RNA sequence: AUGAGAAAAAGCCAACCUUACUGUGAAGUAAGUACGGAAAGUUAUGGGUCUUUGUAAAAAGAUCGCCAGACUGCCAAA
Numbered sequence: 001a002u003g004a005g006a007a008a009a010a011g012c013c014a015a016c017c018u019u020a021c022u023g024u025g026a027a028g029u030a031a032g033u034a035c036g037g038a039a040a041g042u043u044a045u046g047g048g049u050c051u052u053u054g055u056a057a058a059a060a061g062a063u064c065g066c067c068a069g070a071c072u073g074c075c076a077a078a
Stems, first nucleotide, its partner, number of pairs: 005075001012037002017032006035065001041071003045068003048063006
C1' cells in the first nucleotide's frame, strides 16, 4: 500500500422502556438503561413507512437503527 470482516484490542454509537421538555402530530432533545451496530458516521437524492391539512388531486412534514444511492471514516487477519 492492499484488505476478508473469522478472531482480538482500543475507543465509538445507543433500540425498547421510564422521566422531563418541545411539537396538532409523525417525531425530536436531555438523563437513566443496554436490544443491538463495522459505518447504527453525514446526506431526505430515489423508493418504502408514518403524520398533518385536504372531498380528492395534492401540499407541507417525520424517519438514514427500513432498502438503495452519494460523500467520509476507526481497528485489522492473511